[in-house]
RNA sequence: GCCGCAUCAGGGCACACCCGUGCGAAAGCCGGGGUCGCAAAGCUUCCGGUCUAACCGUCCCCCCGAGCGGGACGCACGACAGCGGGGCCGCCGGG
Numbered sequence: 001g002c003c004g005c006a007u008c009a010g011g012g013c014a015c016a017c018c019c020g021u022g023c024g025a026a027a028g029c030c031g032g033g034g035u036c037g038c039a040a041a042g043c044u045u046c047c048g049g050u051c052u053a054a055c056c057g058u059c060c061c062c063c064c065g066a067g068c069g070g071g072a073c074g075c076a077c078g079a080c081a082g083c084g085g086g087g088c089c090g091c092c093g094g095g
Stems, first nucleotide, its partner, number of pairs: 002095002005093001012038002017033004022029002036082001042088003046085003049080003056074006
C1' cells in the first nucleotide's frame, strides 16, 4: 500500500417504547432514558425509492360577487443515510 476476512482488546452506535411547557404545519428532528439490532447503524441527498404537504396550483362548499373560512386532489423547495445503490473517511486483529 492492497484485501474486507476468522478471532481478540478497547469499546462505539441505538429500533420499538417512555419522558420533555423542546423545534416543526406535518413527515420528522433534538435532548434524557431504553436496547431491537448494527462491522461502518461514521459522514454525504449524487441516483432510485418512501414519508409528509406548509407554501403554491386546480376544483368544491359558502357568497350577489370577491375575500376570509372549511374541504378534495396535485406538488418538495421539507424529511428518511437504521430503505437500496454510489461517493468520502475510519478502530482493532488477520492475510
Molecule: c-di-GMP-I riboswitch aptamer
Organism: Rubrivivax gelatinosus